[in-house]
Predicted 3D model of a 112-nucleotide RNA (SAM riboswitch aptamer (S box leader)) from Neobacillus niacini. The coordinates come from a structure-prediction model, not an experiment, and the mean pLDDT is 83. Of the family's consensus pairs, 97% are formed in the model. The source organism's lineage runs through Bacteria, Bacillati, Caryophanales, Bacillaceae and Neobacillus. It matches the Rfam family "SAM riboswitch aptamer (S box leader)". Rfam describes the family as follows. The SAM riboswitch is found upstream of a number of genes which code for proteins involved in methionine or cysteine biosynthesis in Gram-positive bacteria.
RNA sequence: CUCUUAUCCAGAGAGGCGGAGGGACUAGGCCCGAUGAAGCCCGGCAACCUUCAAGGUAUUCCUUGAAAAGGUGCUAAUUCCUGCAGGUUAUCUUUAACCUGACAGAUAAGAG
Numbered sequence: 001c002u003c004u005u006a007u008c009c010a011g012a013g014a015g016g017c018g019g020a021g022g023g024a025c026u027a028g029g030c031c032c033g034a035u036g037a038a039g040c041c042c043g044g045c046a047a048c049c050u051u052c053a054a055g056g057u058a059u060u061c062c063u064u065g066a067a068a069a070g071g072u073g074c075u076a077a078u079u080c081c082u083g084c085a086g087g088u089u090a091u092c093u094u095u096a097a098c099c100u101g102a103c104a105g106a107u108a109a110g111a112g
Base pairs, nucleotide, nucleotide: 001112002111003110004109005108006107007106008105013042015041016040017039021032022031023030026083027082028081029080043075044074045073048071049070050067051066052065053064054063055062056061079104084101085100086099087098088097089096090095
C1' cells in the first nucleotide's frame, strides 16, 4: 500500500508542558480556539485482540456474562453536516425535514 471481516447517534479531565491553529481530503456550510488550537505527557473511556465462567443443533464455531495486566484505539459537535442514487412528507416559486443505500474515511483483527 491492497484485500477481507466487524464496528462507527454510547463513553472519556475546570491536570502539566506548549504556543496558533483546528474539525481526514476537495467544495459548500456550520462550529471549536488567548476563559488558550495542534502536538507531547499524565489521567480517563471503551473492550477489537486477550483471559475466565456459563450455555448451545458447536472438534478450531456461536451466544451471554465478568475482568482489564499487556497490544492498539479513542477522549467537542453522529465519521460535525451536506455533496452520489432512490424514497416519504410538507411546500408547491422554490426549498425544507426525514428515511434507505452507495462512495469516501476512521479503528481493530486477519491475509497478501